[in-house]
């Protein structure tokens, strides 16, 4: 530096539902709670899905646990 197939170890994170709470909402945040997860840590840059609105769009928002980039990082059996 790559690389991580395997119950190698030590930490880690936390879908559904539930409770509050915020937000027209998509859906965030906090507490229980595991279905998974080697970046399920970050970042809406491409695609992509979703909400707002609209005659149709633009514009504006949400998803990082869709999928790809870009970026940081922890162990190091084999």
């Nucleotide at each position: 530096c790559u690389c991580g197939a395997c119950u190698a170890a030590a930490g880690g994170c936390a879908a559904a539902c539930c409770u509050g709470u915020c937000g027209u909402a998509a859906g965030g945040c906090a507490g229980g709670g595991a279905c998974g997860c080697a970046a399920a840590g970050c970042c809406a840059c491409g695609g992509g899905a979703c909400c707002c609105u609209u005659g149709a769009g633009c514009c504006g928002g949400u998803c990082a646990g869709c999928c790809g980039g870009g970026u940081u990082a922890c162990c190091g059996a084999a």
Record summary: A computed fold for a 78-nucleotide RNA from a Nocardioidaceae bacterium, annotated as c-di-GMP-I riboswitch aptamer. The sequence was found by an Rfam model in a public genome assembly. The coordinates come from a structure-prediction model, not an experiment, and the mean pLDDT is 83. Its Rfam family is "c-di-GMP-I riboswitch aptamer". Rfam links the family to the GO term cyclic-di-GMP binding. Rfam's curators write: GEMM was predicted in a large-scale screen for bacterial structured RNA regulatory elements.